[in-house]
Description
The part of an RNA shown here (small-subunit ribosomal RNA, 5' domain) has 511 nucleotides and comes from an uncultured bacterium. Its Rfam family is "Bacterial small subunit ribosomal RNA".
Context: one part of a larger RNA
RNA sequence: GACGAACGCUGGCGGCGUGCCUAAUGCAUGCAAGUCGAGCGAUGCAUACCGGAGGGGUAACCCACUGGUAUGACGGAGCGGCGAACGGGUGAGUAACACGUGAGCAACCUGCCCCACAGAUCGGGAUAGCCCAGGGAAACCUGGAUUAAUACCGAAUAUCCCCGAGUAACCACAUGAUUGUUCGAGGAAAUGCCUUUGUGCUGUGGGAUGGGCUCGCGGCUUAUCAGCUAGUUGGUGGGGUAACGGCCUACCAAGGCAUCGACGAGUAGCUGGUCUGAGAGGACGAUCAGCCACACUGGGACUGAGACACGGCCCAGACUCCUACGGGAGGCAGCAGCAGGGAAUCUUGCGCAAUGGGCGAAAGCCUGACGCAGCAACGCCGCGUGGGGGAUGAAGGCCUUCGGGUUGUAAACCCCUUUCAGGAGGGAAGAAAUUGACGGUACCUCCAAAAGAAGCCCCGGCCAACUACGUGCCAGCAGCCGCGGUAAUACGUAGGGGGCGAGCGUUGUCC
Numbered sequence: 001g002a003c004g005a006a007c008g009c010u011g012g013c014g015g016c017g018u019g020c021c022u023a024a025u026g027c028a029u030g031c032a033a034g035u036c037g038a039g040c041g042a043u044g045c046a047u048a049c050c051g052g053a054g055g056g057g058u059a060a061c062c063c064a065c066u067g068g069u070a071u072g073a074c075g076g077a078g079c080g081g082c083g084a085a086c087g088g089g090u091g092a093g094u095a096a097c098a099c100g101u102g103a104g105c106a107a108c109c110u111g112c113c114c115c116a117c118a119g120a121u122c123g124g125g126a127u128a129g130c131c132c133a134g135g136g137a138a139a140c141c142u143g144g145a146u147u148a149a150u151a152c153c154g155a156a157u158a159u160c161c162c163c164g165a166g167u168a169a170c171c172a173c174a175u176g177a178u179u180g181u182u183c184g185a186g187g188a189a190a191u192g193c194c195u196u197u198g199u200g201c202u203g204u205g206g207g208a209u210g211g212g213c214u215c216g217c218g219g220c221u222u223a224u225c226a227g228c229u230a231g232u233u234g235g236u237g238g239g240g241u242a243a244c245g246g247c248c249u250a251c252c253a254a255g256g257c258a259u260c261g262a263c264g265a266g267u268a269g270c271u272g273g274u275c276u277g278a279g280a281g282g283a284c285g286a287u288c289a290g291c292c293a294c295a296c297u298g299g300g301a302c303u304g305a306g307a308c309a310c311g312g313c314c315c316a317g318a319c320u321c322c323u324a325c326g327g328g329a330g331g332c333a334g335c336a337g338c339a340g341g342g343a344a345u346c347u348u349g350c351g352c353a354a355u356g357g358g359c360g361a362a363a364g365c366c367u368g369a370c371g372c373a374g375c376a377a378c379g380c381c382g383c384g385u386g387g388g389g390g391a392u393g394a395a396g397g398c399c400u401u402c403g404g405g406u407u408g409u410a411a412a413c414c415c416c417u418u419u420c421a422g423g424a425g426g427g428a429a430g431a432a433a434u435u436g437a438c439g440g441u442a443c444c445u446c447c448a449a450a451a452g453a454a455g456c457c458c459c460g461g462c463c464a465a466c467u468a469c470g471u472g473c474c475a476g477c478a479g480c481c482g483c484g485g486u487a488a489u490a491c492g493u494a495g496g497g498g499g500c501g502a503g504c505g506u507u508g509u510c511c
Base pairs, nucleotide, nucleotide: 001510002509003508005507006506007505008504009503012383013382014381015380016379017378018376019375020341025339026338027337029336030335031334034082035081036080039079040078043075044074045072046071047070048069049068050067051066052065054063055062056061089294090293091292099218100217101216102215103214104213105212108211109210113207114206115205116204117203118202119201121155122154123153124152131144132143133142134141135140160187161186163184164183165182166181167180168179169178171176192199193198220266221265222264227257228256229255232254233253234252235251236250237249238248239247269291270290271289272288273284274283275282276281296317297316298315299314300313319330320329321328322327347373349372350371351370355369356367357366358365359364386416387415388414389413396407397406398405399404420452422447423446424445425444426443430438455500456499457498458497459496460481461480462479466495467494468493469492470491476483477482
């Protein structure tokens, strides 16, 4: 000098930031991922129209019931599509191509988006829901009947794509790449939805974006770890993957790594950066940004363009909860919040107004991302606690050589001002539009009165600031040197002084 700090004393205001560093301990409650009726069939409700039949009434009409059709910013489920792999959290693990940087892929994938070309023909059978029956305490499950689609399936077509065999040109860095051509085999779709422009579907090629893989180099400690290794190192055949590869498997060979530190052990997410320093360097990796890893612990796959998937599934385990004891349910390292641990770290707030994201043609819906507010001197920065005059140098305090000195222009007193806080009135930008949580906020004007606002540490030397009393190696102080045993500038108190100031000291850590 610095800090995500803590502790002690003290504490007026504002702006901008920051806030579980420990137990990746366990969690009550609420919320954090939905959306589309312009994909689909039902259903409830409401309205309108057309009927049916009943009761009351002389009638007009009234009351309750029921069938059909149409409409709907309407409701709750279901099928289907897209999203849920983003966004948000944490740092456990990891010394590794995890990260950083620079290359490579002639060994790869890429939903939505953009461009280009070509197409969308004919059919079929189910199923959820609803209904019926049954089982169960529940979670939920079973059977029967019935129904739709942009759900599923079959056939056709093929500009083309893929695979196999042949052939030609051209390029190359070793496998080979690109382009053309002949033959064979295989492969699409939803003429759907809305209608005013439209928007969707299928195939192929290209782009963009995002990812996957490989390699060079770089960045911890330890030799009181010296040898390590059998899928180990390489090859062949096969499998698997989007793709290369011992990635996996069978066989064959006996290799591979290591004092330029293998293997083991300890520690650790990495980086942009942050702190310090003249720099070189050293230490660190909170907030913000990029990458990685993880989601109660361990394992596994499914779906999908993308996961081996925080708020998905299955299995095992520990724990918690419900139970009719047969069986079930759960996962805050999301936002708040609770318990625990700890020296120590916040509100169970408001809003989708802005920015961004998902779905939708749109209106819009959802969004604890985000925007705001709340709490905390935790940090940085700014402001205030008044300004000018005022000597009989008042009183009081302290010291005194008793003359006086000092506190001290300090106060009183006179004049003045009103920042901030307080009261009243007006009142934004942030939004292009009928949309503003913040918020009657910021800001402006007026009002009142010096009125509401100062402490903390130190005074032996280092180190700026001295006397008195008390105490008497006691009580105590102390970062180091050292003070204290009767004249203590070093302990305690007082007066005075020095430093910093809404803070001041102490402790811890780094330079």
Overview
The coordinates come from a structure-prediction model, not an experiment, and the mean pLDDT is 85.